[in-house]
Context: one part of a larger RNA
RNA sequence: GGCAACUGGGGGAUACCUUGGUGACUUAAGGCUAUGAAGGACGUGGCAAGCUGCGAUAAGCCUCGGGGAGCGGCUAAACACGCUUUGAUCCGGGGAUUUCCGAAUGGGUGAACCCGGCGGUUUUAAUCAACCGUCAUCUCGACUCUGAAUAUAUAAGGUCGAGAAGCGAACCCGCUGAAGUGAAACAUCUCAGUAAGCGGAGGAAAAGAAAGCGAAUGCGAUUCCCUUAGUAGCGGCGAGCGAAAGGGGAACAGCCCAAACCGUUCUCGCUUGCGAGAGCGGGGUUGUAGGACUCCGAUAUGGUAUCUCAAACGUUAGCGGAAUUCUUCUGGAAAGAAAAUCCAUAGAGGGUGAUAGACCCGUACGUGAAAACCGAUGAGAACCUAGGAGUAUCCUGAGUAGCACGGGACACGUGAAACCCCGUGUGAAUCUGCGCGGACCACCGCGUAAGGCUAAAUACUAGAAGUCGACCGAUAGUGAACCAGUACCGUGAGGGAAAGGUGAAAAGUACUUCGAACAGAAGAGUGAAAUAGAACCUGAAACCGUGUGCCU
Numbered sequence: 001g002g003c004a005a006c007u008g009g010g011g012g013a014u015a016c017c018u019u020g021g022u023g024a025c026u027u028a029a030g031g032c033u034a035u036g037a038a039g040g041a042c043g044u045g046g047c048a049a050g051c052u053g054c055g056a057u058a059a060g061c062c063u064c065g066g067g068g069a070g071c072g073g074c075u076a077a078a079c080a081c082g083c084u085u086u087g088a089u090c091c092g093g094g095g096a097u098u099u100c101c102g103a104a105u106g107g108g109u110g111a112a113c114c115c116g117g118c119g120g121u122u123u124u125a126a127u128c129a130a131c132c133g134u135c136a137u138c139u140c141g142a143c144u145c146u147g148a149a150u151a152u153a154u155a156a157g158g159u160c161g162a163g164a165a166g167c168g169a170a171c172c173c174g175c176u177g178a179a180g181u182g183a184a185a186c187a188u189c190u191c192a193g194u195a196a197g198c199g200g201a202g203g204a205a206a207a208g209a210a211a212g213c214g215a216a217u218g219c220g221a222u223u224c225c226c227u228u229a230g231u232a233g234c235g236g237c238g239a240g241c242g243a244a245a246g247g248g249g250a251a252c253a254g255c256c257c258a259a260a261c262c263g264u265u266c267u268c269g270c271u272u273g274c275g276a277g278a279g280c281g282g283g284g285u286u287g288u289a290g291g292a293c294u295c296c297g298a299u300a301u302g303g304u305a306u307c308u309c310a311a312a313c314g315u316u317a318g319c320g321g322a323a324u325u326c327u328u329c330u331g332g333a334a335a336g337a338a339a340a341u342c343c344a345u346a347g348a349g350g351g352u353g354a355u356a357g358a359c360c361c362g363u364a365c366g367u368g369a370a371a372a373c374c375g376a377u378g379a380g381a382a383c384c385u386a387g388g389a390g391u392a393u394c395c396u397g398a399g400u401a402g403c404a405c406g407g408g409a410c411a412c413g414u415g416a417a418a419c420c421c422c423g424u425g426u427g428a429a430u431c432u433g434c435g436c437g438g439a440c441c442a443c444c445g446c447g448u449a450a451g452g453c454u455a456a457a458u459a460c461u462a463g464a465a466g467u468c469g470a471c472c473g474a475u476a477g478u479g480a481a482c483c484a485g486u487a488c489c490g491u492g493a494g495g496g497a498a499a500g501g502u503g504a505a506a507a508g509u510a511c512u513u514c515g516a517a518c519a520g521a522a523g524a525g526u527g528a529a530a531u532a533g534a535a536c537c538u539g540a541a542a543c544c545g546u547g548u549g550c551c552u
Stems, first nucleotide, its partner, number of pairs: 001551004007545003016501002020472002022469006029461002031167002039101003042055003046079001049075003061095006070083003106115003116135007137164007145157002171202001172200005182189001186236001212219002223250005233241002254453003257397001261282010287431001289396004293390004302384003306381005314373003318367003324340002327338003341358002343347001349361003402426007412438001433448005488495002508536001511523004
């Protein structure tokens, strides 16, 4: 020096575990905010660093319920001082307080700071000062407020009242709107009206009661699902894009204005009883055309999506809740083994010194609310709702429909390209009307535009509660099981970790000795175990040793 089998160090793999994740389902909820949010800064404890809670009333105050013996949150034990059967701590409902910043809103500002006006209170001899309240902007409405050029007036201003503003995961509607990509290149095309940006709303949104569908014996608002169907079509007829009617289901709900006509208020004009404009009340609301108008008849019936009141159930704390041992064995410990017994509308699950239906928490089942919320349903209010005949005088949504040009959207790329929607220009008719049925025309049908509202079936899940998993088990699973969006990096936008396990119980090694003396070790002690000693369960490999044997 090598080899071998032991035995150690080192290291933290592996096995086991789980407080954390992850996926899905169900229920409920679907918003918070100028009565100051979300999110923060700074404070707040007897001692108080961080977390949690709270706000100068500061780990809390009041009240109403629950609960019933201990309690003063966690890391985190002790000390001190307290509270509590006159019911504390704790749990839930309601209320009070709630510094400063932040939409931040008296003005400013480099967030958590600086400086004011007005009214009041305290204080002062008087100021100063302190405290309380109030003072942003915009929009809308009201006003017997003020009031220009300019006389009446108007504009403008003022006062009062209401609302908005900001935040929030996805879902929804609208406006703007790419590119990587595919076409095996690339330009039309595709990706895709996607991503992204902006605006707006709700618990859903949007759509919606036919100027529809499209050809059948026709159907009868919208939405969603299955199908029709990868069909008909569109397409450098390439890549690709891709319906509808119809059928089967889910859910079902229909309504209100404008106008004609009647009445009325104000303003203006003038011919002084007419016209115009604005407003209000009645009337009226549709395609089998309807309504106004004239006449007849009637006051009934049915309903509501609006408001108010009451209110079951439910939600926000809880409560009751069966049944094993006197026995034996192993063991540190029994829930294991042996033996005997019991409950079960409960043998889900978790814990307890190993594996417990009967030890503990629970579970099945039953039961409960002073207060707040919700609101099946009921009552009331309010509102809506009817017929017949006649006539053909009036009304039935105008810079609209249509047309031309330019675009968009329709599955449909300009095509034979209808229908629908914009821009520019032009520009009707009035029910004997008008639009549509995929150029266009005829015939025949379908509908009634140019105003509006509308539940359900549908979409989503940040947060709350519950349940489950041939989901993970600490290099996995969230980035984060641990004080993590932390430490750290970056001017910044932003990027972004590592890090779990003693033991059943701290019983966490009194005391002695050595020592380089806050290290470490040897005894002793605890414990089932200390090669479980905190650098702590198991403890692989690389790597480094001690002793022994063999070889050189």